The RNA shown here (c-di-AMP riboswitch aptamer (ydaO/yuaA leader)) has 114 nucleotides and comes from a soil metagenome. RNAcentral holds the sequence, with entries from MGnify.

RNA sequence: CGCUUAAUCCAUCAAGGUGGAGUGGGGGACCCGGUAUCCAGGGGUGAAUCCUGUCGAACAGGAAGGGCAACUUCCCGCCCGAACCCGUCAGCUAACCUCAUCGGCGUUCUCGGG
Numbered sequence: 001c002g003c004u005u006a007a008u009c010c011a012u013c014a015a016g017g018u019g020g021a022g023u024g025g026g027g028g029a030c031c032c033g034g035u036a037u038c039c040a041g042g043g044g045u046g047a048a049u050c051c052u053g054u055c056g057a058a059c060a061g062g063a064a065g066g067g068c069a070a071c072u073u074c075c076c077g078c079c080c081g082a083a084c085c086c087g088u089c090a091g092c093u094a095a096c097c098u099c100a101u102c103g104g105c106g107u108u109c110u111c112g113g114g
Base pairs, nucleotide, nucleotide: 001106002105003104004103008021009020010019011018012017022101023100024099025098026097027096032091041089042086043085044084045083049063050062051061052060053059065080066079067078068077073114074113075112
């Protein structure tokens, strides 16, 4: 100076911290939807779920989906396609209640073309 992500900004404090704004998530009526549970619990954040090669694992390949310097779109190229949480419990959902605001990377310049 940029990328990913909601994960940034402002104020105050010696600092730690605290508060606010913005952004993101969860719970939560009528109506609507649905038919629960058990068998095999169920659910949430996230793009990250599924298929094949194996009886299974490792591993490999592929697809859904996602990302790559203002924004949209097309083409080309590259990359990801994880992980974790709740704890027997949750459809949607106004009011209302509540939580998070991390982390991980690249370049010394970068910015492929329409």

Annotation: Rfam family: c-di-AMP riboswitch aptamer (ydaO/yuaA leader). Rfam's curators write: This family represents a conserved RNA structure found upstream of the ydaO and yuaA genes in Bacillus subtilis and related genes in other bacteria. The family has 106 seed sequences and 7,607 matches in Rfam 15.1.